[in-house]
């Protein structure tokens, strides 16, 4: 290096389940079921805080717990603002703001099929979104030393 095997790991709208709800061969001090459907999404560290989008439905996607990549302060560190450096200031987090334009663009429902005594759970095709996120373009964005070039 490559192939097979095995086990871990990456997994965070993510886990869990002490209440509900369902199911059951029977009624029960038992055995399951089910508890959120995909989209985004993390510069560090502390603190606070019911964490973002939309889909579907009127059925519980109720109820509780832990977790979290959100927000919002505070410190640092990093972009952008000038050719460079260094402070401070804005705004921002692989990294200024505005606008406009193209592009990214689901999934569960629902059919079917396998599995179950069933509640249910998998799989496969196809539909249908908003947040946002990139790519182009045009405008627009400090200040004060210093250095360097003309």
């Nucleotide at each position: 290096a490559a192939a097979c095997a095995a086990a871990g790991g990456u997994u965070a709208g993510c886990g869990c389940c002490u209440g509900g709800a369902c199911u059951a061969u029977u009624u029960u001090u038992u055995a399951g079921u089910u508890g959120a459907c995909g989209a985004g999404g993390u510069c560090u560290a502390g603190a606070g805080u019911u964490a973002u989008c939309g889909a579907a439905a009127u059925a519980u996607u109720c109820g509780g717990c832990g977790g979290a990549u959100g927000c919002u302060c505070u410190a640092g560190u990093g972009g952008u603002a000038u050719a460079a450096u260094u402070a401070c200031u804005a705004c921002c987090a692989c990294a200024g703001a505005u606008u406009a334009a193209a592009u990214u663009a689901a999934a569960a429902a629902c059919u079917a099929g396998u599995a179950g005594u069933a509640a249910u759970a998998c799989u496969a095709a196809a539909a249908c979104a908003g947040a946002g996120a990139u790519u182009u373009a045009a405008u627009c964005a400090g200040u004060a030393a210093u250095u360097u070039u003309a």
The RNA shown here (glmS glucosamine-6-phosphate activated ribozyme aptamer) has 150 nucleotides. Rfam family: glmS glucosamine-6-phosphate activated ribozyme aptamer. The family's RNA type in Rfam is riboswitch. Of the family's consensus pairs, 87% are formed in the model.